[in-house]
Context: one part of a larger RNA
RNA sequence: GGACGAACGCUGGCGGCACGCUUAACACAUGCAAGUCGAACGAAGAAAUUUCACCGUAGCUUGCUACACCGAGAUUUCUUAGUGGCGGACGGGUGAGUAACACGUGAGCAAUCUGCCUUUCAGAGGGGGAUACCAGUUGGAAACGACUGUUAACACCGCAUAACAUAAUUAAUUCGCAUGAAUUGAUUAUCAAAGAUUUAUCGCUGAAAGAUGAGCUCGCGUCUGAUUAGAUAGUUGGUGAGGUAACGGCUCACCAAGUCGACGAUCAGUAGCCGGACUGAGAGGUUGAACGGCCACAUUGGGACUGAGACACGGCCCAGACUCCUACGGGAGGCAGCAGUGGGGAAUAUUGCACAAUGGGCGCAAGCCUGAUGCAGCGAUGCCGCGUGAGGGAAGAAGGUUUUAGGAUUGUAAACCUCUGUCUUCAGGGACGAUAAUGACGGUACCUGAGGAGGAAGCUCCGGCUAACUACGUGCCAGCAGCCGCGGUAAUACGUAGGGAGCGAGCGUUGUCC
Numbered sequence: 001g002g003a004c005g006a007a008c009g010c011u012g013g014c015g016g017c018a019c020g021c022u023u024a025a026c027a028c029a030u031g032c033a034a035g036u037c038g039a040a041c042g043a044a045g046a047a048a049u050u051u052c053a054c055c056g057u058a059g060c061u062u063g064c065u066a067c068a069c070c071g072a073g074a075u076u077u078c079u080u081a082g083u084g085g086c087g088g089a090c091g092g093g094u095g096a097g098u099a100a101c102a103c104g105u106g107a108g109c110a111a112u113c114u115g116c117c118u119u120u121c122a123g124a125g126g127g128g129g130a131u132a133c134c135a136g137u138u139g140g141a142a143a144c145g146a147c148u149g150u151u152a153a154c155a156c157c158g159c160a161u162a163a164c165a166u167a168a169u170u171a172a173u174u175c176g177c178a179u180g181a182a183u184u185g186a187u188u189a190u191c192a193a194a195g196a197u198u199u200a201u202c203g204c205u206g207a208a209a210g211a212u213g214a215g216c217u218c219g220c221g222u223c224u225g226a227u228u229a230g231a232u233a234g235u236u237g238g239u240g241a242g243g244u245a246a247c248g249g250c251u252c253a254c255c256a257a258g259u260c261g262a263c264g265a266u267c268a269g270u271a272g273c274c275g276g277a278c279u280g281a282g283a284g285g286u287u288g289a290a291c292g293g294c295c296a297c298a299u300u301g302g303g304a305c306u307g308a309g310a311c312a313c314g315g316c317c318c319a320g321a322c323u324c325c326u327a328c329g330g331g332a333g334g335c336a337g338c339a340g341u342g343g344g345g346a347a348u349a350u351u352g353c354a355c356a357a358u359g360g361g362c363g364c365a366a367g368c369c370u371g372a373u374g375c376a377g378c379g380a381u382g383c384c385g386c387g388u389g390a391g392g393g394a395a396g397a398a399g400g401u402u403u404u405a406g407g408a409u410u411g412u413a414a415a416c417c418u419c420u421g422u423c424u425u426c427a428g429g430g431a432c433g434a435u436a437a438u439g440a441c442g443g444u445a446c447c448u449g450a451g452g453a454g455g456a457a458g459c460u461c462c463g464g465c466u467a468a469c470u471a472c473g474u475g476c477c478a479g480c481a482g483c484c485g486c487g488g489u490a491a492u493a494c495g496u497a498g499g500g501a502g503c504g505a506g507c508g509u510u511g512u513c514c
Stems, first nucleotide, its partner, number of pairs: 001514004006510005013386006019379002021344001026342003030339003035086003040083002043080010056067005093297003103221007112214002117210007125159001127157002134149006165190011195202002223269003230260003235257008272294004276287004299320005322333004350376001352375003358372001359370004389419004399410004423455001424451006433441001458503005463484003469498005479486002
């Protein structure tokens, strides 16, 4: 000198764009943050229309009309607890752990999986038994159950059909670095399906391919300590088996005794990694806030279930700590989602608006949900831009300061004159973002008109380094100070004033990095 997710002191006009718990991965009141589909299903309820019957009232043509109530039926619309489907594995947060194939980069999988989506081929025949909801009985303070009965499905289960699928046997051809792989043919065995509807379509099953996503393996790179030198028994390898989507001590039985290590194993400490960011002429050093990619975690530890995908933040089970309810038998909870509270701290914001846009989930759709997101609020926290007036104006006014008392300086500065209208104030119009409808932002940005210099400047420094000096006060005191140092009676170094220098809505100080 530069930089900062900064803080503190003094000061503070406006706008744009960013950023805003770096500390306690401390504890959390309250609200919201993941639902959706009635075009999968039975059922319940509501409303409307309509038919029939009974009873009541009124009218009279005495068996018809009108009205009202109740009951039964039909049609339509709407709502939904439950069964079922898809989604809750994305999106959002945090960086505790992790020195590791975690990350970066480059390869490989002849050892793999992939819902929704795209393309292609083939198919969807015929049956069955349950069950939730509901009703009844019943347990419990509650959370939540138990038994009996009844019912539906795109829920569940057999049967048929069966290949370019899988498995076994077998024949031939081709290829690879190897285990081996691919193609064609034959035989045998096994396995599927579901309907809905407004008749446009949307779904369902099997297979092949693609795309996307994921898994695994390897080369190289990735902090400090030797005042850590030996470490290791599933340890290293083999055979066999199990397991996995898949290779593999991944697991197990048996066999062998290996494997790693001064090219730093093991142990200990520290740490999420990267694209990047800061600095520097560069080499390098430091760093990993915001934005983007990957990883890990979700009160602590462990476990699996479901599923295409999880060992799952707002799912389940167990154990621990903590908080809450309790009828003491037992239960409920998890903000490192968005706001917000307490606490810690030098320190970090609103319990806001909207789904209008972009995107996501579900749905044929209408649409619903979305604290993702878009916006607004607060904060000079940072960067950038603008303003606080411009021109003229010497009696060089008054006042202040100083003086050798003449003057000098403040100083064209002010007053005064002539203007301007950026920002501002008031009034009117008023968007783009939305190609039909739909705008939270927002009566915002912007435009027009009017008013009026009116409402808008401070902070630090002035001994040298280092731009900028005098007076008074103080008297090694009070104090200053980044280093040298200053102050003991003429202090340009302390305090105040005048003047000056620098930067400017900021200026200084402190901290950290280069």